[in-house]
RNA sequence: UACGACAAAGCUAAACCUAUCGUGAGGUAGGGACAGAAAGCCAUGGGUCUUCUAAUAGAAGAUCGCCAGGUUACCUAUU
Numbered sequence: 001u002a003c004g005a006c007a008a009a010g011c012u013a014a015a016c017c018u019a020u021c022g023u024g025a026g027g028u029a030g031g032g033a034c035a036g037a038a039a040g041c042c043a044u045g046g047g048u049c050u051u052c053u054a055a056u057a058g059a060a061g062a063u064c065g066c067c068a069g070g071u072u073a074c075c076u077a078u079u
């Protein structure tokens, strides 16, 4: 440095419920844990989804817990 262990210490928090914001996809906060070794961050490429225009298309958005890419980072057994 890589790898990621039935290791240690911590971290995040799906579904669902409540409140709230948004036309919507969804966001935020609280509760709650299915999971996660980048489930930290960045919408850059692809995917999926929403709204609008009226359209084999375009515009504006959502999702990084869909995949890839970029970037930063805790711990450490074996190799």
Base pairs, nucleotide, nucleotide: 002079004075011036012035016031017030018029019028020027021026034065040071041070042069044068045067046066047063048062049061050060051059052058053057
Model confidence (mean pLDDT): 83 of 100. A computed fold for a 79-nucleotide RNA from Sulfurovum sp., annotated as c-di-GMP-I-GGC riboswitch aptamer. It was read from a public genome assembly, where an Rfam model found it. Of the family's consensus pairs, 95% are formed in the model.